[in-house]
Context: one part of a larger RNA
Molecule: small-subunit ribosomal RNA, central domain
Organism: uncultured bacterium
RNA sequence: UUGGGGGUAAAGGGAAGGCAGGCGGUCUUUUCAGUUUGAUAUGAAAGCCUUGGGCUUCACCGCAGUAGUGCAUUGGAAACUGGGAGACUUGAGUGCCGAAGAGGAGAGUGGAACUUCAUGUGUAGCGGUGAAAAGCGUAGAUAUAUGGAAGAACCCCAGUGGCGAAAGCGACUUUCUGGUCUGUAACUGACGGUGAGGUUUGAAAGCGUGGGUAGCAAACCGGAUUAGAUACCCUGGUAGUCCACGCCGUAAACGAUGAAUGCUAAGUGUUGGAGGGUUUCCGCCCUUCAGUGCUGCAGAUAACCCAAUAAUCAUUCCGCUGGGGGGGUAGGUCGGCAGGGUGGAAAUUC
Repeated sequence: UUGGGGGUAAAGGGAAGGCAGGCGGUCUUUUCAGUUUGAUAUGAAAGCCUUGGGCUUCACCGCAGUAGUGCAUUGGAAACUGGGAGACUUGAGUGCCGAAGAGGAGAGUGGAACUUCAUGUGUAGCGGUGAAAAGCGUAGAUAUAUGGAAGAACCCCAGUGGCGAAAGCGACUUUCUGGUCUGUAACUGACGGUGAGGUUUGAAAGCGUGGGUAGCAAACCGGAUUAGAUACCCUGGUAGUCCACGCCGUAAACGAUGAAUGCUAAGUGUUGGAGGGUUUCCGCCCUUCAGUGCUGCAGAUAACCCAAUAAUCAUUCCGCUGGGGGGGUAGGUCGGCAGGGUGGAAAUUC
């Protein structure tokens, strides 16, 4: 390198859009670059192979032939690939009629609860645990009532429900805005799929500057437990969690399953549409498209299991893998304020 692989054994990039690249629908016509075929020239000798001569035989030497899978020149072929021209509509996109949605960003509003402050009532406990203690409380707590403040999160609805490329998104109203789906078939006419590098996005934690801080809570202080207890349990409590702007760029970023297209038994739920049938209506039944679940045949799989949302059968393109440790380490590079990230060995050892 070829062949083999990647749900769980090593192995799918966290995700998207996209330049180059390799790949690409139907029909007609043309060209002849790829492809294919003929001829010519060349492809040194030796060697290999065939033949079978000479040394007693073998090795060896010698004769003749094939071959030399290639390249060049030239003449044809035209199915396929490519190039040129023309056409098409089913891929893709646009339009139009409708539909659903926690999709995104900004602004505003609301109620419950927790905490806290003030005041009233009221009196000796409260709190917490396996049991306790520390803690709070006669300077009046806990409880209860009324009023105020502030911050954060949005009970029920809620659903293997919905939306989003992924990360993710859940009170209500409003402004701006992205995508998707059904139907129709008016328009464009292959405009497509993938995608190295580069770009954008990317939970939590963390970092910078400035705010905010109710609850929770790393660190930390106490109290317990214990042989010890730098823990689990309890009372506190600072960063942080929240907001704005900027960084970081990682996760069991998981469906541990790359994207796209087509083919391939059934059954049963559910979400959003559309079209029929029946019905006074409610509703029920049938068909079909797009999602999302379960069961399951063929097939596939080492098995588990997967099974039209494939891990089946095929095609295109990208990324990745080749025993365990050493090691996601070292050195150098790139980017980062830093923490650390990216990419990424070897000696050696079993």